[in-house]
Context: one part of a larger RNA
RNA sequence: GACGAACGCUGGCGGUAUGCCUAAUACAUGCAAGUCGAACGCUGAAGCACUCUGCUUGCAGAGUGUGGAUGAGUGGCGAACGGGUGAGUAACACGUGGGGAACCUGCCCAUAAGAGGGGGAUAACAUCCGGAAACGGGUGCUAAUACCGCAUAGGUGAUCAUAGCGCAUGCUUAGAUCAUUAAAGAUGGCUUCGGCUAUCGCUUAUGGAUGGCCCCGCGGCGUAUUAGCUAGUUGGUGAGGUAAUGGCUCACCAGGGCUGUGAUACGUAGCCGACCUGAGAGGGUGAUCGGCCACACUGGAACUGAGACACGGUCCAGACUCCUACGGGAGGCAGCAGUAGGGAAUCUUCCACAAUGGGCGAAAGCCUGAUGGAGCAAUACCGCGUGAGUGAAGAAGGUCUUCGGAUCGUAAAGCUCUGUUGUUAGAGAAGAGUAAGAGGUGUAGUAACUGGCACCUCCUUGACGGUAUCUAACCAGAAAGUCACGGCUAACUACGUGCCAGCAGCCGCGGUAAUACGUAGGUGACAAGCGUUGUCC
Numbered sequence: 001g002a003c004g005a006a007c008g009c010u011g012g013c014g015g016u017a018u019g020c021c022u023a024a025u026a027c028a029u030g031c032a033a034g035u036c037g038a039a040c041g042c043u044g045a046a047g048c049a050c051u052c053u054g055c056u057u058g059c060a061g062a063g064u065g066u067g068g069a070u071g072a073g074u075g076g077c078g079a080a081c082g083g084g085u086g087a088g089u090a091a092c093a094c095g096u097g098g099g100g101a102a103c104c105u106g107c108c109c110a111u112a113a114g115a116g117g118g119g120g121a122u123a124a125c126a127u128c129c130g131g132a133a134a135c136g137g138g139u140g141c142u143a144a145u146a147c148c149g150c151a152u153a154g155g156u157g158a159u160c161a162u163a164g165c166g167c168a169u170g171c172u173u174a175g176a177u178c179a180u181u182a183a184a185g186a187u188g189g190c191u192u193c194g195g196c197u198a199u200c201g202c203u204u205a206u207g208g209a210u211g212g213c214c215c216c217g218c219g220g221c222g223u224a225u226u227a228g229c230u231a232g233u234u235g236g237u238g239a240g241g242u243a244a245u246g247g248c249u250c251a252c253c254a255g256g257g258c259u260g261u262g263a264u265a266c267g268u269a270g271c272c273g274a275c276c277u278g279a280g281a282g283g284g285u286g287a288u289c290g291g292c293c294a295c296a297c298u299g300g301a302a303c304u305g306a307g308a309c310a311c312g313g314u315c316c317a318g319a320c321u322c323c324u325a326c327g328g329g330a331g332g333c334a335g336c337a338g339u340a341g342g343g344a345a346u347c348u349u350c351c352a353c354a355a356u357g358g359g360c361g362a363a364a365g366c367c368u369g370a371u372g373g374a375g376c377a378a379u380a381c382c383g384c385g386u387g388a389g390u391g392a393a394g395a396a397g398g399u400c401u402u403c404g405g406a407u408c409g410u411a412a413a414g415c416u417c418u419g420u421u422g423u424u425a426g427a428g429a430a431g432a433g434u435a436a437g438a439g440g441u442g443u444a445g446u447a448a449c450u451g452g453c454a455c456c457u458c459c460u461u462g463a464c465g466g467u468a469u470c471u472a473a474c475c476a477g478a479a480a481g482u483c484a485c486g487g488c489u490a491a492c493u494a495c496g497u498g499c500c501a502g503c504a505g506c507c508g509c510g511g512u513a514a515u516a517c518g519u520a521g522g523u524g525a526c527a528a529g530c531g532u533u534g535u536c537c
Stems, first nucleotide, its partner, number of pairs: 001536003005533005012384006018377002020342001025340003029337003034077003039074002042071001047066008084295003094219007103212002108208007116150001118148002125140006154181007163172003185200006221267003228258003234254007270292004274285004297318005320331004348374001350373003356370001357368004387417004397408004421478001422474006431464001437458007481526005486507003492521005502509002
């Protein structure tokens, strides 16, 4: 000098940050991932219209039509993002620089082409049965952008074959034959009811973008009181597997591979941008913020999918907790709050989706403990205040005294002001638009319309918050402590104590005149803080 600090004494305000460093301990409760009816079949509330009945003449009931709320289900997309933590990991995990002629990539963009014609189911539902529950089974019905064949295209693979090129394996390319392989509609507008068209979707191909995967050089730790380690081990051939290379896996063959330039083992540890310190070189750290990695009660495994071997998915095993009708079931806060425990120690079971961003949706919109905010804490940094001017009878009082006086001290009182902050009252934001909605005009395109694009007008939306800020009134009123004073080190006297009580970072003080202990007065330093402790330079 610094700190994610703690402790002691003290404590007025504001802004901006930060806030379980320990038990990756266990968790009550609530919330943290949904959305789409413009993919689909059911359900069908309110309301509206009509009819009928009762009749108290405007109420009640019933029926029909319209309407479409709600509920569960099929289907699509998302749930692999966002958020948390640092246990493991000494490793291509990370950083940096390269390589992939050995790779994948949903949504998005560009270009080209297509979307023909069929089929059988199933949930929901109804009904029956089993079970305490969780849940399960049988029978029957039904839809789709769910599922499955066929056609056609391009693609892919094999064989043949043309041309060009390179970086070793090789890469690109005209063509022929064989094999294999696509698709789905919804909504709006017009309609001569044949269809046409717009938007959103669907399929194939090529390229891009984005994201990922793999390989390699170099770099960053302690111990030799760890000296040898290795059997899929090292290499080859073949096969399997993968998006892809590869002992990644397997069969066979060979006997290799690493190591004193430290292998192996053990200990410790997430890595980096950065942060702290220092003139620098260096040393230390890896909180917040950003990038990467790893993990999600412990261990293992795969499924789905463009993407996971998946925090709020599945299965198995284990420990623990809970329910049970004892047959069997349920759970996973290292998400946000919060609880217990541990600890020197670390916050609210708050508000809102108004903004930014994300998911879904054509949109309106819905969801979002991401995020934006508020709350708590002097935890840190920065800023402000606790008054300003004048005022000598140098008051009273305290302390010291050589008893003359000195000092606290212009300090106080008194007088004159100011109103930062505070209190009360009033006004009151920006953050909100190039957003959404409604209307109008024009424009490329179209047979035309809708829709798209550009411009104009109108209207609506703020959690924070009646907050920030501003104005007025009122009152010096409500706001100073902490540590030190022997030397280092700025700042001294008196009394008490008497090697006692005690102090102390080091040197050292204290045994009767203690500037070193305790108290008082004074003084010094810093100041809403000050001092101590811990850690690093």
Overview:
RNAcentral holds the full RNA, with entries from ENA and SILVA. Predicted 3D model of a 537-nucleotide part of an RNA (small-subunit ribosomal RNA, 5' domain) from uncultured Alkalibacterium sp. Its Rfam family is "Bacterial small subunit ribosomal RNA". Its mean pLDDT, the model's own confidence on a scale to 100, is 82.